[in-house]
Model confidence (mean pLDDT): 81 of 100.
Small-subunit ribosomal RNA, 3' major domain from Adansonia gregorii, 475 nucleotides, folded computationally.
Context: one part of a larger RNA
C1' cells in the first nucleotide's frame, strides 16, 4: 500500500423496523436438473443459470436419431468440354433422386458472345466439429455505488505518501471553510427523450354550433374550447423569516401548474469475477475431408418413479351465474383489416361496404353502477381431467397445433420451516394492444390506459455498501 477481523466511528440502501401482497400447500402451464431413450441438439449453474438464448420446434426451423442417398459438393472464384436455360409428359421412388420423350429465344463482324443447365480433372469449397483458459466483439456483476487517476511541487534511502485528509455540508470526491500543495482528467450534476402548466403559430380527416339519421354521415358557418405538434416562456433556494462560521448548506412561509435532482427514462467511471458468449458474427491453432461435410423421409427436442425455480386459476358472499346501463389510452392494417347482411347454440363459414388510415376496421374495453337469483354448501365455490360430436390454419394437426358445442366434475376451505416484492398514482386489482406469427401450445415477454390503498415511531439489530481509524502468524 492492499485485503481481512463476532476491532472501532461516522454515513447510506425496501437492508431491518411499520404496513401490505405474494411464493412455499392444491391443480394446470412453463424452464431446469435427474432418470430414460436410436435421439431426447447445445449452451446458462449462488446472488449475477432455471417463461434464460428461444420476439413463438408438426414439416420447415434443427444443429440430434434411424434409414435412403451425393462426393468440386447445397454455396464461391478459376479453367476445359457439350448442349441454350426455363418449361412439358411419362416411369420408378417414402422423398430426395435416377432414367425416357417432346420442344422453344436473345446479341452478332457470322468467328462468337450473354444468361443458364450438364459432365470431367484439380486448385479449393464445406463444418452450429474442439479450444471463451490462445482472441476481438458485445453482455452480465458490484452500481447509477462515489468513487478512479495525472501534471508539476514536497516529504520519505526506498516501496510509496501529498493533494484525495481535517471542520461543517449534500443524491454525490456535491459545494464551503482551514490545510505543502497548486492545477487538471474521469465519473457525479447539467447537456437529449417522455409526463406535468401557459402562451404563440396552424385548424383536416380532429373540436364547436347547425341540418340530419335507426345508425354510419353529410350541408351550412366558425377558430372560442377541446386535440393535434412545432417554437417559445417556466424552477434558478430567485423571494422571504430562522439557523448556521458574515460560508457552503439545513428547516419553514409565500407566490406558484410544479419547489429544493418536480416525477419517469436514456445515460454505467478505473477496475472485479481466467465471470458469459468459438451456437450471432469474427477470429489464431487443431481437427474432419467418398465425412464431424451435403440432400431427403421419418422420429426426436414434447419421454416421467422423482427434486427445484417462474408463473396462471383456484379455495368463494368485499363473491359466483343470467339481464340491463356507463367510461379509456396506447397500438395494429393492403398477399391485410375485415364493416353490414345471411346462417350456425357455438367456435366458424358465405358476401366482401369502408379504409394505403385523427376519416374506415380490428373495437366488446373490463373492473364498475341497476336491479334478479344463489345463502355458507366442497356448494350455482372450484374448474382439472376424460369420453364424444365439430371448426380452422396448413401438402400434412397420429406422436405434436389452438378454438367450439354437449356430457363428466378431480385436488383444493388460504397454506409447516422458510422466502420474497413493494414508499404514490406507487403496492394491489381489472381490461386493451402490439411483436414474432400460415396456425399455435403466450398463463410468457413489452407497452397502454381504469380503479385505487396502508405503513414508514426509529437505525437497537441482519445483510449489502462507502469513508476514516485500529491490530495482523496474510499478499
Nucleotide at each position: 500500500u492492499g485485503a481481512c477481523g463476532a476491532g472501532g466511528g461516522c454515513c447510506c440502501g425496501c437492508a431491518c423496523a411499520a404496513g401490505u401482497g405474494g411464493u412455499g400447500g392444491a391443480g394446470c402451464a412453463u424452464g431446469u436438473g435427474g432418470u430414460u431413450u436410436a435421439a431426447u441438439u447445445c449452451g446458462a449453474u449462488g446472488c449475477a443459470a432455471a417463461a434464460c438464448g428461444a420476439a413463438g420446434a408438426a414439416c420447415c426451423u434443427u444443429a440430434c436419431c434411424a434409414g435412403g442417398g451425393c462426393u468440386u459438393g447445397a454455396c464461391a472464384u478459376g479453367u476445359c468440354g457439350c448442349g441454350a436455360a426455363u418449361c412439358c409428359u411419362c416411369u420408378u421412388g417414402a422423398a430426395a433422386g435416377a432414367g425416357a420423350g417432346g420442344g422453344u429465344a436473345c446479341c452478332u463482324u457470322c468467328g462468337g458472345g450473354a444468361a443458364u443447365g450438364c459432365a470431367g480433372a484439380c486448385a479449393c469449397a464445406g463444418g452450429u466439429g474442439g479450444u471463451g483458459u490462445a482472441u476481438g466483439g458485445c453482455u452480465g456483476u458490484c452500481u447509477u455505488c462515489a468513487g478512479c487517476u495525472c501534471a508539476u511541487g514536497u516529504c520519505g534511502u526506498c516501496a510509496g505518501g501529498u493533494g484525495u485528509u481535517g471542520g461543517g455540508u449534500u443524491a454525490a470526491g456535491u459545494c464551503c471553510c482551514a490545510c505543502a500543495a497548486u492545477a487538471a482528467g474521469u465519473g457525479u450534476a447539467a447537456c437529449c427523450c417522455u409526463u406535468g402548466u401557459g402562451u404563440u403559430u396552424a385548424g383536416u380527416u380532429g373540436c364547436c354550433a347547425u341540418c340530419g339519421u335507426u345508425g354510419a354521415g353529410u350541408u351550412u358557418g366558425g377558430a372560442a374550447c377541446c386535440c393535434u405538434a412545432a417554437g417559445c416562456a417556466g424552477a434558478c433556494u430567485a423571494u422571504u423569516g430562522g439557523u448556521g462560521a458574515u460560508a457552503a448548506g439545513c428547516c419553514g412561509a409565500a407566490a406558484g401548474a410544479a419547489g429544493g435532482u418536480g416525477a419517469g427514462g436514456a445515460u454505467g467511471a478505473c477496475g472485479u469475477c481466467a465471470a458469459g458468449u468459438c451456437a450471432u458474427c469474427a477470429u489464431g491453432c487443431c481437427c474432419c475431408u467418398u465425412a464431424u461435410g451435403c440432400c431427403c423421409u421419418g422420429g426426436g427436442c414434447g419421454a416421467c418413479a422423482c427434486a427445484c425455480g417462474u408463473g396462471c386459476u383456484a379455495c368463494a358472499a368485499u363473491g359466483g351465474a343470467g339481464g340491463g346501463g356507463a367510461c379509456a389510452a396506447a397500438g395494429g392494417g393492403u398477399c391485410a383489416u375485415g364493416a353490414u347482411c345471411c346462417c350456425g347454440c357455438a367456435a366458424a363459414g358465405g358476401u366482401g361496404a369502408g379504409c394505403u388510415a385523427a376519416c374506415u376496421c380490428c373495437a366488446a374495453a373490463a373492473a364498475c353502477c341497476c336491479g334478479u337469483c344463489c345463502u355458507c354448501a366442497g356448494u350455482u365455490c372450484g374448474g382439472a381431467u376424460u369420453a364424444u360430436a365439430g371448426u380452422c390454419u396448413g401438402c400434412a394437426a397420429c406422436u405434436c397445433g389452438c378454438c367450439u358445442g354437449c356430457a363428466u366434475g378431480a385436488a383444493g376451505c388460504c397454506a409447516g420451516a422458510a422466502u420474497u416484492g413493494u414508499u404514490a398514482g406507487u403496492a394491489a386489482u381489472a381490461g386493451c394492444c402490439g411483436g414474432u406469427c400460415a396456425g399455435c401450445c403466450a398463463u410468457a415477454c413489452g407497452g397502454u390506459g381504469g380503479u385505487g390503498a396502508a405503513u414508514u415511531c426509529a437505525u437497537u439489530c441482519u445483510c449489502a455498501g462507502g469513508c476514516c481509524u485500529u491490530g495482523u502468524a496474510c499478499a